[in-house]
Predicted 3D model of an 81-nucleotide RNA (Glycine riboswitch aptamer) from Hellea sp.
Of the family's consensus pairs, 90% are formed in the model.
Parts: sequence; C1' cells; structure tokens
RNA sequence: CCCGUGGGAGAGAGCGGAGUUCGCCUCCGCCGCCGAAGGCGCAAUCGCCGCCGCGAAACGCUCAGGCAAAAGGACCACGGG
Repeated sequence: CCCGUGGGAGAGAGCGGAGUUCGCCUCCGCCGCCGAAGGCGCAAUCGCCGCCGCGAAACGCUCAGGCAAAAGGACCACGGG
C1' cells in the first nucleotide's frame, strides 16, 4: 500500500417553484447548519536577509461533500497478501 471482517461522529425527512414514469423521484432558487472522503490554508523546522520558499494534524476554511434511514465515512481493531 492492497484485500476481507467488525467498530465508526456531527448537522433542517427545511421553504418556494418547475418537471414527472407519481417514487421516501429529478431539476432550479432561497434560508439555516455540519466537519471525518477529497481540496485549500499554516506552526516549529530547514533554505540565503525577508512580508519569500519549504512545511503536519482529528487545527482552520467550507470550494467540493453532507444534514431521517440506507449509502458514504477520516480513523481504529483483527486476519491475510
């Protein structure tokens, strides 16, 4: 790193409109919210002075994603390659 099994949080089944095969469906717009796919930002450090470059996270942002269940899910445990 890959595969299998198990665990795995947060936050409106929000409002309006259109379509519809009438489905807990699809699309558009609006308001509120979450932080754990992905993405972006940086502290120490190092570089050659710097406001420059380098540079981690479960921190920050909220672009993407998400806000019943299911699915997804960072990460963790066990087994195998």